[in-house]
Molecule: SAM riboswitch aptamer (S box leader)
Organism: Hymenobacter lapidarius
RNA sequence: UUUUUAUACAGAGGCGCUGAGAGACAGGCUCAACGACGCGCCGGCAACCAUCCGCAACCGCGGGCAAGGUGCCAAUUCCUGACCAUAUAAAAA
Numbered sequence: 001u002u003u004u005u006a007u008a009c010a011g012a013g014g015c016g017c018u019g020a021g022a023g024a025c026a027g028g029c030u031c032a033a034c035g036a037c038g039c040g041c042c043g044g045c046a047a048c049c050a051u052c053c054g055c056a057a058c059c060g061c062g063g064g065c066a067a068g069g070u071g072c073c074a075a076u077u078c079c080u081g082a083c084c085a086u087a088u089a090a091a092a093a
Stems, first nucleotide, its partner, number of pairs: 001093008013042005021031003025081004043073003048069002051064005077085001
């Protein structure tokens, strides 16, 4: 990078650095020098993988847990559109 499967109206912010755009794309709307976005540290949320138990019977369903691998912490994926358009996880190539 591509493919497959699943999820996307719940939840969770402080400090420091930097300094102008940011929210994927188009339109809208919003956030932003009262410092957004980004980066770092700390903290937190969630439960995809992991792990434990039960049922079941073949990789599924339900429940617990959160040390580890990811993810996430303005607005329903911010809204509408395109609906495999985007993001994330797991697996495969």